[in-house]
């Protein structure tokens, strides 16, 4: 250099273009003589920019890290 994949709370991980979910983890009750365990609540996220569309994690384009194939031409 040209492909292809991936990027979504602290961490993993889902979502047919139509209320962004679940798992943990944290924080607060409750329960307990107290801690652990439970149970409830509740905080917190679509790399980044722009386009298309009523509507965009989805689609479209240009970036940015990460991985992979493939190239040896200049």
């Nucleotide at each position: 250099g040209u492909c292809u994949c991936a990027u979504u709370g602290g961490u993993g991980u889902a979502a047919u273009g139509g209320u962004a979910g679940c798992a943990u983890a944290a924080a607060u009750g409750a329960c307990u003589u107290c801690c652990a365990a439970u149970c409830a609540u509740u905080u917190g996220g679509c790399g980044a920019c722009g386009g298309u569309u009523c509507g965009a994690g989805u689609c479209c384009g240009u970036u940015a890290u990460g991985a992979g194939a493939c190239u040896c031409c200049a």
Predicted 3D model of a 74-nucleotide RNA (transfer RNA) from a Christensenellaceae bacterium. The RNAcentral record of the sequence draws on ENA. Its mean pLDDT, the model's own confidence on a scale to 100, is 80. It matches the Rfam family "tRNA". About the family: Transfer RNA (tRNA) molecules are approximately 80 nucleotides in length. Taxonomically the source falls in Christensenellaceae (Bacteria, Bacillati, Bacillota, Christensenellales).